TPP riboswitch aptamer (THI element) from a Methylobacteriaceae bacterium, 108 nucleotides, folded computationally.
The source organism's lineage runs through Bacteria, Pseudomonadati, Pseudomonadota, Alphaproteobacteria and Methylobacteriaceae.
The prediction has a mean pLDDT of 78.
It matches the Rfam family "TPP riboswitch aptamer (THI element)". Rfam describes the family as follows. Vitamin B(1) in its active form thiamin pyrophosphate (TPP) is an essential coenzyme that is synthesised by coupling of pyrimidine and thiazole moieties in bacteria. The previously detected thiamin-regulatory element, thi box was extended, resulting in a new, highly conserved RNA secondary structure, the THI element, which is widely distributed in eubacteria and also occurs in some archaea. Analysis of operon structures identified a large number of new candidate thiamin-regulated genes, mostly transporters, in various prokaryotic organisms. The THI element is a riboswitch that directly binds to TPP to regulate gene expression through a variety of mechanisms in archaea, bacteria and eukaryotes. through a variety of mechanisms in archaea, bacteria and eukaryotes.
RNA sequence: CACUUCUCCUCGGGGUGCGCCGCACGAAGCGGGGCUGAGAGUCCGAAAGGACAACCCGUCGAACCUGAACCGGGUCAUGCCGGCGGAGGGAACGAGAGAUGGGAUCGG
Numbered sequence: 001c002a003c004u005u006c007u008c009c010u011c012g013g014g015g016u017g018c019g020c021c022g023c024a025c026g027a028a029g030c031g032g033g034g035c036u037g038a039g040a041g042u043c044c045g046a047a048a049g050g051a052c053a054a055c056c057c058g059u060c061g062a063a064c065c066u067g068a069a070c071c072g073g074g075u076c077a078u079g080c081c082g083g084c085g086g087a088g089g090g091a092a093c094g095a096g097a098g099a100u101g102g103g104a105u106c107g108g
Base pairs, nucleotide, nucleotide: 001101002100004098005097006096007095008094010092011058012057013056014055017035018034020032021031022030023029041052042051043050044049064089065088066087070083071082072081073080
C1' cells in the first nucleotide's frame, strides 16, 4: 500500500403472525395452552396509529418492504417450506484488534 475478518461507541432501519380451548357471545374483549422463528412483547388509543423493551439488520445491504388476496408443497391453521429472487426498493460514520499478499528501510 492492497485486500479482508471480528469487536465496540453513537446513530438509524425493521417485523411483531397463525391456530385450539374456556369465559363471554352483537361486536369486541379476557384467560389458558400450541406451531414456526433471532424476535410473535408491554403500555396508551374507539380506531388509525404512537411510545418503549427485547431481537435482527445497516450498502460486503434476503433485516425488512413491494410483487402478493401470487405459484407449488405441506398443515388444524399461518410466508410453515420452497419458488418468485443474477426482480425492484431498502437504514451509517468512526474507533480498536487481527489474517493474507506486496513494497521500502534498518539490523543479524